[in-house]
């Protein structure tokens, strides 16, 4: 991920951080700042200092001068120091770090103890002379001095030693009155420091498995301080490694840091502590120490100076500057602290330090004001227009006075140092301490007092959900957002912007990294049947584990004690800065190793036993266990014969093929190779792979039984070694079948397939490789525990009523309990519960691929990556949906009729062309005689041209003007609408008769009116459809982790989830039926306009009369499977029958369940939200919707004789009618016209029904079918028939002679067929639409198949659900690889 589990990755919220970017930034304490080029540096500075070791003496000073004499620069001798301090991590995987050991060393300066310091001597810097050289610098000549250097002598506590003995130092030097002290030599000891050493601990990589010859140890020597192959020589052949040698990659190490419950993961800035490095590489010297950051030679790069001969330099010190780079300061200030080096000091040097500066970089504190204050101001945003929020927030009133700022003061960090005094130190001018005088601050100036005034001081991100926080406008898959899901395609709470809100706040957010979350590498604390994941299957080596019993030791363990575990830090408790940061101080903690004492259950070691684990004898026994080597039938095929005579053979159908040279078939016989039917079975046997005809031979393993023997001898099993189906390869054989490749035939859009003809390799033996399979129970071996019940094979026992019956031990099955499981499921054969021991898994794809190694004859097999890319991939189950699945069932669905369309001609819709315009919707079924139950103007639309009007044609409201005005009349323009102008004149009310209100009409201006303008994917409401198809839910209660499921299945029945019967279900609802209406029988009841049988008149039901019949039209009755018989389960109900007008819903009609199709319709109407306001709106004239090379739909007429005309002559039902229906009459051929009765209708019209009957004519022709077209002549309607109306007569007389593929309705009063009415309408394009009735069939009783639908099952990798989902290829790009070409490099090898 998914509608729900699960499994399993991705992703976020947390802290961190030597950070950087963005946007914004008041101040202060403390930190902290080159992580990248161990890149290169200009500059300046960072190691000096001692005149109380030497000489020398420049300038200066003191001095009248000699002369002495003070002070004293540069340099030089000479000592200490320069090995510290300070930088860096480059290299190092052990010559480091880290803990704890340990013996063979050294040690300048510090300190204690003891002891010495005698006597000569010779030079050499500086100097001074003379010279080379551009420079650094460098020889030559002279001469000098020490605490410099040298001999001698003297000598142990020293060092050597054969234990006689023998060797080895110095400065008596400076200061100085003395004395003390400060220096030298020597020896011992200590203190810190250093050197060596050992154990254990300290990255990755086996795609690095072997590595070593000074390598291993050994004598001799040799060299250090000092052990030692550390170095040699000679001897030996060792040494290290899977507990990972060597190699290769990366990398300073720790104390600590960060996270994290913890374990652990990750890290190693500042601090300490260690190691290492100083331009790269080498090397010494010198000194106590160095193989030396600012020594000292070599060699390299590279950079500078040069007079071209030569030279000089080393910032990984501090500042600083170039480079790279996302990216890290100032070439300050002091030696006032602290610490160091020199010196007796005084003090000098100290870029260590101490400060300071600049960086929001980190951490912490501080402030940007406090109360009060509704008319809830104004603006700003949303509004359902009321209103709500911004919101006590502002303004106002009243307070404060913290920081920043301005002024003043000035603690404390100070201890020294010089001078004086007193006190100890045996004396002391020398050391301490104490006190008085006097001196030292680079930096900052804390805290305080005072001044003034809310004044100078608020941002960032963030509001779809995780995840606290939504509105409105603009945009419109655009512009953008995004951590993950994902927003964006015209109503965006996800983009922009305002406005509000939420979170942090001098910040706030992004980006990078680490840990967390993440049980996601699982030690704590994971998994491997199906999700990734048990090796094919055995032997086995190492290694890990291991029965019972005693003894024993004491490594493991456990328990006291000690040592040590630096310091900081963490964490407590108490301080100190006003709190905190940050500091002191002290204590816990440092889980760790070391040494010692103790204890012995356990685990190990020893040693002695034991038998239950293992083996091992002995008896019986089961088997497709192996090898090898013989037989047999049975069927194939081929070969020789015999009969026989046209096909065989093969398929869905064919064909290729085979056969009259004789095939198939059928007989007889001979050959050959390969398999073993039945038995056979969830059966057996093997460790797996596998094993099946049958005899012998040879063998391996297992059960059972008894309990001889052995005495833990066992189990796992990295690495190895063995075996391993088929395919496949090597060498030789063999080949009947069958059969990859290959040929032919089919099929098909093609068919390199399926299907059929052949057919080579293989299959078969024998040797010999290969080492893989969905090598599967997808379950690795063993060992113990944990309900049962039913089958099968094998042994052994007991019992027996001889029928079987129990009881064991081992294998193979099936269910199935507690358990387990994500869930199908597992379940004594475990996937339970528990121990050992191996294998292996960490999202998916890229991929079981590259590349290395390895093995093979190859095919190839083992090992086995990564970049890149996705937000998933997946299991298992659930509901649907779909299936050229399967089962049940329906439906004019097919079949079986009957009659159409498709072919004509017309009409009529739709496309589609055309057009100024040819208005809009509808589009498979479900758009197309649909909307539209009637477009010549009206209608009618943003159709098209053209003219007009602009509060409008229509509506409410306000306001202006006054009596104009409207309304009527008339004029002029004009196509008309409209302009534009004349004339007339009114209403109520009050009234002082001048006038005043007012209300309708007009008129001005405003608010608005108006739209058939867009969105039916923003809706309401209404339709259509699946479908009148039989489903579709709920409540309770069960089961299920869930989704879900049960009920609704099942078994029967039905038209129907109709009804019964059973069952974890029990009722219930919407749908079905039933109520309604209509027909169809009968009965009451009523008789007008309707009817008329008796009964009177009468030419007609006409009038009297009648109610009886029809009819009407109100009530009711009637049918329930109610009765009988049969089948069913004793049931639902079904069959078959009485009776009935009608019989199992009696036809028909209204009714349409949950829900489908973003299905139709903003053009019926209503409605958000956009758009449009001298127009998209309202008016008019014209014209259009009628437009015609075409295609389609749906229909009429017809092609004819069952028929067309022509007379004649019958029977309906329903319906319409006052702007109307309109009779009889007359006029015309006719359409109609005239005129005029009757009728608001059971009365009267419209009215003629027509097929039908009878007679006639026509006789098979494009006709006496067939009516289209087309020309005259008329008629109605209408303001008006040109465009563009019907409809009448005469004339004309086209196409059609039953219609290809295809399709379409219909099961009974149906289909066909035949006329009436209606409704819209002024007429009509009417053949459409909606009723009405007449006359009336055929055929089916079935479900194989098409097409739709219902139940139930099964399978999915569909869920916008098969119009789904999914590869592949064409076409771009990138990127890699083979091939060939050309160029260029190197080439014995090695890497």
């Nucleotide at each position: 991920u998914u509608g729900a589990c699960c499994u399993g990755g991705c992703u976020c919220a947390g802290a961190a951080u030597g950070a950087a970017c963005g946007u914004u930034g008041g101040c202060g304490g403390c930190g902290u700042g080159g992580a990248u080029u161990a890149g290169g540096c200009a500059u300046g500075c960072a190691a000096g200092u001692c005149g109380a070791g030497c000489g020398a003496g420049a300038a200066c000073u003191a001095g009248u001068g000699a002369g002495u004499g003070g002070c004293g620069g540069c340099a030089g001798c000479g000592g200490c120091a320069a090995a510290c301090g300070g930088g860096g991590u480059a290299g190092u995987a052990a010559g480091g770090c880290g803990u704890c050991g340990g013996a063979a060393c050294g040690u300048a300066c510090c300190c204690a103890c003891a002891g010495g310091a005698c006597c000569g001597g010779g030079a050499u810097a500086g100097c001074c002379g003379a010279g080379g050289g551009a420079a650094a610098c460098c020889g030559c000549g002279g001469g000098u001095a020490a605490u410099a250097c040298c001999g001698g002598a003297u000598a142990a506590u020293c060092u050597c030693g054969a234990c006689g003995g023998a060797g080895c130092a110095a400065a008596u030097g400076g200061u100085c009155u003395u004395c003390c002290g400060c220096g030298c030599c020597u020896u011992u000891g200590g203190a810190g420091c250093g050197g060596c050493u050992g154990a254990c601990g300290u990255g990755g990589u086996a795609c690095u498995a072997g590595a070593u010859u000074g390598u291993u140890g050994g004598u001799g020597g040799g060299g250090u301080a000092a052990c030692g192959g550390c170095c040699u020589a000679c001897c030996a052949a060792g040494u290290c490694u899977a507990a990972g040698a060597u190699g290769c990659c990366u990398a300073g190490g720790g104390g600590g840091u960060g996270u994290g419950a913890g374990a652990g993961c990750a890290u190693g800035a500042c601090c300490c502590c260690c190691a290492c490095c100083a331009c790269u590489g080498g090397g010494a010297c010198u000194g106590a120490g160095a193989c030396a950051c600012u020594g000292c030679c070599c060699a390299g790069a590279c950079a500078c100076c040069u007079a071209c001969g030569g030279g000089u330099g080393g910032c990984u010190g501090c500042a600083g500057u170039c480079g790279a780079g996302a990216a890290u300061c100032u070439u300050c200030c002091a030696c006032a602290a602290u610490g160091g080096g020199c010196g007796c000091a005084a003090g000098c040097c100290u870029g260590a330090u101490g400060g300071a500066g600049c960086g929001a970089c980190g951490c912490c504190g501080c402030g940007u004001g406090c109360g009060g204050g509704a008319u809830g101001a104004a603006g700003g945003c949303c509004u359902u227009c009321g209103g709500g929020u911004u919101g006590u927030a502002a303004a106002c009133c009243g307070c404060u006075g913290u920081c920043a700022g301005a002024g003043g003061g000035g603690a404390g960090a100070a201890a020294u140092g010089c001078a004086g005094g007193a006190g100890g130190g045996c004396u002391a001018u020398c050391c301490c301490u104490c006190u008085u005088g006097u001196u030292u601050g680079a930096c900052a100036g804390a805290g305080c007092c005072u001044c003034a005034g809310a004044g100078g001081a608020a941002g960032c991100a963030c509001g779809g959900g995780c995840u606290a926080a939504g509105u409105a406008c603009g945009u419109g898959c655009c512009a953008g957002c995004a951590g993950c899901c994902g927003c964006g395609g015209u109503a965006a709470u996800a983009c922009g912007u305002a406005c509000u809100g939420u979170g942090c706040g001098a910040a706030c957010g992004u980006u990078a990294u680490u840990c967390g979350g993440a049980a996601u590498u699982a030690c704590u604390g994971g998994g491997c049947u199906u999700a990734a994941a048990g090796g094919g299957u055995g032997c086995g080596u190492a290694g890990g584990c291991g029965g019972c019993u005693g003894a024993u030791c004491a490594a493991g363990u456990c328990a006291g004690g000690u040592g040590u575990g630096a310091a900081a830090g963490u964490c407590c408790u108490c301080g100190g800065c006003u709190c905190a940061a940050c500091c002191g101080a002290g204590g816990a903690a440092u889980u760790g190793c070391g040494c010692u004492u103790g204890a012995a259950a356990c685990u190990g070691g020893u040693c002695a036993g034991c038998u239950c684990g293992a083996g091992u004898g002995a008896g019986a026994u089961a088997g497709g266990g192996g090898u090898a080597u013989g037989c047999g039938g049975a069927a194939c095929u081929u070969c020789c014969g015999g009969u026989g005579g046209a096909g065989c053979g093969g398929u869905g159908a064919a064909a290729u093929g085979u056969g009259u040279u004789g095939a198939u078939a059928u007989u007889g016989g001979a050959a050959g190779g390969a398999a073993c039917a039945c038995c056979a079975g969830a059966a057996g046997c093997g460790a797996a792979a596998g094993c099946g005809g049958u005899g012998c031979a040879c063998u391996g393993g297992g059960g059972c039984u008894u309990g001889u023997c052995u005495g833990a001898c066992g189990c796992u099993g990295a690495g190895g070694c063995a075996c391993g189906a088929a395919a496949g390869c090597c060498a030789g054989g063999g080949u009947a079948g069958c059969g990859a490749a290959c040929g032919g035939g089919a099929u098909u859009a093609g068919a390199u397939a399926c299907c059929c003809c052949g057919g080579u390799a293989g299959u078969c033996c024998u040797g010999g490789c290969c080492g893989u399979a969905a090598a599967c129970g997808a379950u690795g071996a063993g060992c113990a525990c944990u309900a049962g019940g039913c089958g099968g094979a094998g042994g052994g026992g007991g019992g027996u009523u001889c029928g079987c019956c129990c009881c064991u031990c081992u294998c193979g099955g099936c269910c199935g309990u507690a358990g387990c499981g994500a869930a199908a499921g597992c379940g004594u054969u475990a996937a339970g519960u528990g121990c050992u021991c191996c294998g292996c898994c960490u999202g998916g794809g890229g991929a079981g691929u590259a590349u290395g190694g390895u093995c093979g004859c190859a095919a190839g097999g083992c090992u086995g990556a990564a970049a890149c890319u996705c937000a998933a991939a997946g299991g298992a189950a659930u509901u649907g949906a779909c299936g050229g699945g399967g089962g049940c069932u329906c439906a004019c669905a097919c079949a079986a009729g009957c009659g159409g369309u498709g072919g004509a001609g017309c009409a009529u819709g739709u496309g589609g062309c055309u057009u100024a315009a040819u208005u809009c919707g509808a589009g498979g079924c479900a758009a197309c005689g649909c909307g539209a139950a009637g477009a010549a103007c009206c209608u009618u639309a943003u159709c098209c041209u053209g003219g007009a009007c602009u509060u409008g044609a229509c509506a409410u409201g306000c306001u202006u003007g006054g009596a104009u005005u409207a309304a009527c009349u008339c004029u002029g323009u004009g196509a008309a609408a409209g302009c534009a102008g004349a004339g007339c004149c009114a209403c109520a009310c009050c009234u002082u008769c001048g006038g005043g209100u007012g209300a309708a009409a007009c008129u001005u201006g405003c608010a608005c009116a108006g739209g058939u303008g867009c969105u039916g994917c923003a809706u309401g409401g209404c339709u259509g459809u699946c479908g009148u198809c039989a489903g579709c839910u709920c409540g309770u209660g069960c089961c299920g982790u869930g989704a879900g499921g049960u009920g609704u299945c099942a078994g029967g029945u039905u038209a129907a989830g109709u009804c019964c019967u059973u069952g974890a279900a029990c009722g219930a609802g919407c749908g079905a039926a039933a109520c309604c209406c209509u027909u169809g029988u009968c009965c009451u009841u009523a008789g007008u306009u309707g009817c008329c049988a008796g009964c009177g008149g009468g030419u007609u039901g006409c009038c009297g009369g009648g109610g009886a019949c029809u009819c009407u039209a109100a009530g009711g009755a009637g049918a329930c499977u109610g009765c009988c018989g049969g089948u069913g389960u004793c049931a639902a109900a079904c069959c078959g029958g009485a009776g009935g007008a009608a019989g199992g819903u009696g036809g028909g009609g209204a009714c349409g369940a949950c829900g489908u199709c973003a299905a139709g319709u903003c053009a019926u109407c209503a409605u958000g939200g956009c758009c449009u306001u001298u127009a998209u709106g309202c008016c008019c004239a014209g014209g259009g919707c009628u437009g015609c090379a075409c295609a389609c739909g749906u229909g009429c007429u017809a092609c004819a004789a069952u028929g067309c005309c022509g007379c004649g002559u019958a029977c309906a039902a329903a319906g319409g009618g006052a702007c109307g229906c309109g009779a009889g009459c007359c006029c015309g051929c006719g359409a109609g016209g005239g005129g005029a009765a009757g009728c608001a209708a059971a009365u009267c019209c419209c009215a003629a029904a027509a097929a039908g009957c009878g007679c006639g004519c026509c006789u098979c022709a494009g006709u006496u079918c067939g009516g289209a077209u087309u020309g005259c002549a008329g008629g109605c309607u209408g303001c008006a028939a040109c465009u563009c109306g019907c409809c009448u007569g005469c004339a004309u007389g086209a196409a059609g002679c039953c219609g290809g593929a295809a399709u379409c309705g219909c099961u009974a009063g149906u289909a066909a067929u035949c006329g009436c009415a209606g409704g819209u309408c002024a007429g009509c394009u009417a053949u459409a639409c909606u009723g009405c009735g007449g006359u009336g069939a055929a055929u089916g009783u079935g479900u194989u198949c098409c097409u739709g639908a219902g139940c139930c099952u099964u399978g999915u990798a569909c869920a916008c659900a098969c119009c789904g989902c999914c590869g592949u290829c064409a076409g771009g790009c990138g990127a890699u690889u083979c091939g060939u070409u050309a160029g260029c490099a190197c080439a014995c090898a090695g890497u």
The RNA shown here (small-subunit ribosomal RNA) has 1391 nucleotides and comes from an uncultured prokaryote. The coordinates come from a structure-prediction model, not an experiment, and the mean pLDDT is 82. Rfam family: Bacterial small subunit ribosomal RNA. Its family is annotated with ribosome and structural constituent of ribosome in the Gene Ontology. RNAcentral holds the sequence, with entries from ENA.